[in-house]
Context: one part of a larger RNA
RNA sequence: AACGAACGUUAGCGGCGCGCCUAAUACAUGCAAGUCGAGCGAGAAAGGGCUUCGGCCCCGGUACAGCGGCGCACGGGUGAGUAACACGUAGGUCAUCUACCCUCGAGCGGGGGAUAACCCUCCGAAAGGAGAGCUAAUACCGCAUAAGACCACAGCUUCUUCGGGGUUGCGGCCAAAGUGAGCCUCUUCAUGAAAGCUCACACUUGAGGAUGAGCCUGCGGCCCAUCAGCUUGAUGGCGGUGUAAAAGACCACCAUGGCAAAGACGGGUAGCUGGUCUGAGAGGAUGGACAGCCACACUGGAACUGAGACACGGUCCAGACUCCUACGGGAGGCAGCAGUGGGGAAUCUUGCGCAAUGGGCGAAAGCCUGACGCAGCGACGCCGCGUGAGCGAUGAAGGCCCUCGGGUCGUAAAGCUCUGUGGGGAGGGAAGAAUAAGAGUGAGCGAAUAGCUCACUUGAUGACGGUACCUCCUUAGCAAGCACCGGCUAACUCUGUGCCAGCAGCCGCGGUAAUACAGAGGGUGCGAACGUUGUUC
Numbered sequence: 001a002a003c004g005a006a007c008g009u010u011a012g013c014g015g016c017g018c019g020c021c022u023a024a025u026a027c028a029u030g031c032a033a034g035u036c037g038a039g040c041g042a043g044a045a046a047g048g049g050c051u052u053c054g055g056c057c058c059c060g061g062u063a064c065a066g067c068g069g070c071g072c073a074c075g076g077g078u079g080a081g082u083a084a085c086a087c088g089u090a091g092g093u094c095a096u097c098u099a100c101c102c103u104c105g106a107g108c109g110g111g112g113g114a115u116a117a118c119c120c121u122c123c124g125a126a127a128g129g130a131g132a133g134c135u136a137a138u139a140c141c142g143c144a145u146a147a148g149a150c151c152a153c154a155g156c157u158u159c160u161u162c163g164g165g166g167u168u169g170c171g172g173c174c175a176a177a178g179u180g181a182g183c184c185u186c187u188u189c190a191u192g193a194a195a196g197c198u199c200a201c202a203c204u205u206g207a208g209g210a211u212g213a214g215c216c217u218g219c220g221g222c223c224c225a226u227c228a229g230c231u232u233g234a235u236g237g238c239g240g241u242g243u244a245a246a247a248g249a250c251c252a253c254c255a256u257g258g259c260a261a262a263g264a265c266g267g268g269u270a271g272c273u274g275g276u277c278u279g280a281g282a283g284g285a286u287g288g289a290c291a292g293c294c295a296c297a298c299u300g301g302a303a304c305u306g307a308g309a310c311a312c313g314g315u316c317c318a319g320a321c322u323c324c325u326a327c328g329g330g331a332g333g334c335a336g337c338a339g340u341g342g343g344g345a346a347u348c349u350u351g352c353g354c355a356a357u358g359g360g361c362g363a364a365a366g367c368c369u370g371a372c373g374c375a376g377c378g379a380c381g382c383c384g385c386g387u388g389a390g391c392g393a394u395g396a397a398g399g400c401c402c403u404c405g406g407g408u409c410g411u412a413a414a415g416c417u418c419u420g421u422g423g424g425g426a427g428g429g430a431a432g433a434a435u436a437a438g439a440g441u442g443a444g445c446g447a448a449u450a451g452c453u454c455a456c457u458u459g460a461u462g463a464c465g466g467u468a469c470c471u472c473c474u475u476a477g478c479a480a481g482c483a484c485c486g487g488c489u490a491a492c493u494c495u496g497u498g499c500c501a502g503c504a505g506c507c508g509c510g511g512u513a514a515u516a517c518a519g520a521g522g523g524u525g526c527g528a529a530c531g532u533u534g535u536u537c
Base pairs, nucleotide, nucleotide: 001536002535003534005533006532007531008530009529012385013384014383015382016381017380018378019377020343025341026340027339029338030337031336034070035069036068039067040066047058048057049056050055077296078295079294087220088219089218090217091216092215093214096213097212101209102208103207104206105205106204107203109143111141112140118133120131121130122129123128150172151171153169154168155167156166157165158164159163178201179200180199181198182197183196187194188193189192222268223267224266229259230258231257234256235255236254237253239251240250241249271293272292273291274290275286276285277284278283298319299318300317301316302315321332322331323330324329349375351374352373353372357371358369359368360367361366388418389417390416391415398409399408400407401406422478423474424473425472426471427470428469432464438458439457440456441455442454443453444452445451481526482525483524484523485522486507487506488505492521493520494519495518496517502509503508
């Protein structure tokens, strides 16, 4: 000098930050990932109105549930493990993948069979399950079309890890799905509709981009040699398997290699970095908040789905623990946000809101969002403000000291004149909001004065919060402590005590005149803080 601090005494206000460093201990309760009816079938009850009492209409093709799509691999948490291509940095990928998004090209024809929901029967305490029947799709499966991709063969050409790249040709193989809005120019029917046309969003295929990721490599960053030898898929080859992809990654066969004093192997410790603290620097220490990467999700293992996971709030198996049970069997995973027990010197509210920023879904309205924005608690840190200002001596009273003359607290108080930050009262009162739906004008697509898209103008929405801020009123009224005073080290006397009681960071004080103990007066330092302890330089 510093701190994610703690403890003691004290404490007025505000701003901005930060807040389980210990038990990766166990968790009650609520919330933290949904959304789309413009993909699909089905479709209430309650309420209101009418009624011929049969029912009909509105709510409403609404709610719940189901099939299907996209998302759930992001965002959020933690640091257990890991000494490793985990991280940092510089490269390689002629060894690779990439949903949604952007650009460019081509296409979207024609069929089929199921299944959930639903209904019926049944089993079970429950969780849940079985059977029979019906139905739809942008769910699923054939067929057609096939440029390119892929497979096999052949020719030309090129770089040379001798394996690939480019190009040409023959053959083989591979696709799709609609939905919404509108129109009558074309076609068909015929006075408006469609299987026609247009637009939007989807869908299929190919090329490129962007983004994200996988794999490989050089170099760099802890301790112990009281760890000196280690290794059998081990090191390499050939051929396979496997993967998006190189590879003993895995397998069969063959060879006998490979690493190591420039520290292999073993043990201990540890997430890494940008940074942070300190220091003149070199260096040392550190990795909390924020940001990047990694790893983990009760413990261990495994795969499924998917563009992407071997998946925190998914599945399966095993284990420990907790809970329910009709004893047959089931359910669960806060290292998400709050919160509870426990541990500990020690670390917060079971708050408000999606108004902003961002994310998911949706054509949109919108819905969801403990991300986030805010508020609450804590002097935990940094910073700012206040506790009054000016004048005021016969230097009051009182305290303390005294050489008894006086000195000091001390302009300090009182008193007089002011001010009104913070506090209290009254009134006004934000910025943070950009735009969305809709409307108007213009342009584009288009046959079109439909419709859609784009630009401009107009046009809702504020959790914080009646907060910040402003004005007026009020009274100096309500707001100062803590440590120290022997030297280091700024600051001195009296009384008490008498090697006692005690102090102490080091030196050391105390045994009858203690500036070192305790109290008092005075002083010094800092000040809403001041000291102590711990840790680092």